[in-house]
This record gives sequence, structure tokens and C1' cells, in this order.
RNA sequence: AGCGAGAUGGAGCAGCCUGGUUAGCUCGCAGGGCCCAUAACCCUGAGGUCGGGUGGUUCAAAUCCCCCUCUCGCUA
Repeated sequence: AGCGAGAUGGAGCAGCCUGGUUAGCUCGCAGGGCCCAUAACCCUGAGGUCGGGUGGUUCAAAUCCCCCUCUCGCUA
């Protein structure tokens, strides 16, 4: 330099192709229940505006288009 994949709560992922109710799942965290007690198990809750863009399209964008940043891989 060229090509490809990716960026979504504290961690790991889905949702994007085919736009549409309040962005879900597991773990973790907080509170409660159960227990002599802990773990396990059960219930409840907090936590993200989706890498950035007072860019575009649309009635409506995590999702489509454009620009930029960062990470990983392949080739040179």
C1' cells in the first nucleotide's frame, strides 16, 4: 500500500442480509427469597442509545448509503 473481518451495558455475544412496539441472551454487579450457614437454585433491579459524524436517504436508522478512527487477519 491492497484486500477481507470486526467495533452493541463491566466481560463475552445476538440483532444488521429483509428498517418499524420498550435494543435482547449468558456471565458478572446490587437487593430480596430459600438454608443453621455458604455455594447452588428462585425472584427483582441498576447499567448501553449501538466506534465517531449538527453527513445523506426515509414518516421512521444499531439496521441502507457516504466519509473518518481504531482492532485483527491475509497478500505485497
The RNA shown here (transfer RNA) has 76 nucleotides and comes from Candidatus Woesearchaeota archaeon CG10_big_fil_rev_8_21_14_0_10_34_12. The sequence is in RNAcentral, with records from ENA. The source organism's lineage runs through Archaea, Nanobdellati and Candidatus Woesearchaeota. Rfam family: tRNA. Rfam describes the family as follows. Transfer RNA (tRNA) molecules are approximately 80 nucleotides in length. Its family is annotated with triplet codon-amino acid adaptor activity in the Gene Ontology. The family's RNA type in Rfam is transfer RNA.